[in-house]
Molecule: transfer RNA
Organism: bacterium
RNA sequence: GGGCAAUUAGCUCAGUUGGUUAGAGCGUCGCAUUGACAUUGCGGAGGUCACUGGUUCGAAUCCAGUAUUGCCCA
Numbered sequence: 001g002g003g004c005a006a007u008u009a010g011c012u013c014a015g016u017u018g019g020u021u022a023g024a025g026c027g028u029c030g031c032a033u034u035g036a037c038a039u040u041g042c043g044g045a046g047g048u049c050a051c052u053g054g055u056u057c058g059a060a061u062c063c064a065g066u067a068u069u070g071c072c073c074a
Base pairs, nucleotide, nucleotide: 001073002072003071004070005069006068007067010026011025012024013023019057028044029043030042031041032040050066051065052064053063054062
């Protein structure tokens, strides 16, 4: 220098080829349970879907560019 892949909650990830409110597990907070802790149950908070622009009535999803990470080639 060229190519490919990934980027979604604090962490690990899903999201079936554009449309209903963006979700799960773990973690975290509160309550109940206990003499206390753990476990368990119930509930809550937490997201500019990496960034910018475009297409569209409508974008996490499609297109272009940028950034970061990983792999391959040279």